This is a predicted structure of an 85-nucleotide RNA (Glycine riboswitch aptamer) from an Actinomycetota bacterium. It was read from a public genome assembly, where an Rfam model found it. Of the family's consensus pairs, 88% are formed in the model. The organism belongs to Actinomycetota, within Bacteria. Its Rfam family is "Glycine riboswitch aptamer". From the family's description: This family represents the bacterial glycine riboswitch. Gene Ontology term of the family: glycine biosynthetic process.
C1' cells in the first nucleotide's frame, strides 16, 4: 500500500401454530427474534469428578397462532480496523 472475512447497513426471499365466548376471559397450540438446558465435538489445563465454546436438538421463560409488524437462515450490494503475504 492492497485484498478478503467477521461485525454493521440496505434490498430480496422467508415457515409453523386457534377455537369458543356472556368480548371478562378460558383452555389449546407453534418454534425460526431473544433466552435456558444438554449432545456430538473443539479449546485451555500436568491433571481433575475442572473451566470455556457449542445445534435448525430440546424447554417453551419470552415471543407468536387474520393482516401489519417481527422472523432463524439464504442471496446480492455496500462498508470495514487490527494483524499478515
Nucleotide at each position: 500500500a492492497u485484498a478478503a472475512a467477521a461485525a454493521c447497513c440496505u434490498c430480496u426471499g422467508g415457515a409453523g401454530a386457534g377455537u369458543c365466548g356472556c368480548c371478562a376471559g378460558a383452555c389449546a397450540c407453534c418454534g425460526a427474534a431473544g433466552g435456558g438446558g444438554c449432545a456430538a465435538g473443539g479449546c485451555c489445563g500436568a491433571a481433575a469428578c475442572g473451566g470455556c465454546c457449542g445445534a435448525u436438538c430440546u424447554c417453551u421463560c419470552a415471543g407468536g397462532u387474520u393482516c401489519c409488524a417481527g422472523g432463524a437462515c439464504a442471496g446480492a450490494g455496500g462498508c470495514c480496523a487490527a494483524g499478515g503475504a